Transfer RNA from a Frankiaceae bacterium, 72 nucleotides, folded computationally. Lineage of the source: Bacteria > Bacillati > Actinomycetota > Actinomycetes > Frankiaceae.
RNA sequence: ACCUCCGUGGCUCAACGGAUACAGCACCGGUCUACGAAGCCGGGGACGCAGGUUCGACUCCUGCCGGAGGUA
Repeated sequence: ACCUCCGUGGCUCAACGGAUACAGCACCGGUCUACGAAGCCGGGGACGCAGGUUCGACUCCUGCCGGAGGUA
């Protein structure tokens, strides 16, 4: 330098172009308990950045930024 893949809550990870962005763990509150843990109930928090296409973009296109692998 080029090629491929990836980037979504604190972490891991979903989402035929159409909804209010899914879930687990963690965290907070409640319940339970002698107190904790576990269980149960509830809650907050996320689409890497900027453009473009579209009635509508996490999803498609372009350029950056970052990470992983490969070729030279």
Source information
It matches the Rfam family "tRNA". It is annotated as a transfer RNA. Rfam links the family to the GO term triplet codon-amino acid adaptor activity. The coordinates come from a structure-prediction model, not an experiment, and the mean pLDDT is 82.